The RNA shown here (transfer RNA) has 72 nucleotides and comes from a bacterium. It matches the Rfam family "tRNA". Rfam classes the family as a transfer RNA. The prediction has a mean pLDDT of 82. The sequence is in RNAcentral, with records from ENA.
């Protein structure tokens, strides 16, 4: 360089063009002599970035960052 994939909560990952969620981890509270374990609630996302299409975009389109993979 060329192709191709992949980027969403602290981690690892879901969502058929219609309010982004789950399980860990995190904070309170219950539970125990203390802890862990369990239960119960909550916090906590400009879904790399930038534009375009569309009533409506995490999903469709362009350019771009940056991981990885294959060829040269």
């Nucleotide at each position: 360089g060329u192709g191709g994939u992949u980027g969403u909560a602290g981690c690892u990952c879901a969502a058929u063009g219609g309010u982004a969620g789950a399980g860990c981890g995190c904070u309170a509270g219950g539970u125990u002599g203390u802890g862990g374990a369990c239960c119960u609630a909550g916090a906590g996302g400009u879904u790399g970035c930038g534009g375009g299409u569309u009533c409506g975009a995490u999903c469709c389109c362009c350019g771009u960052c940056a991981g990885c993979c294959a060829c040269c």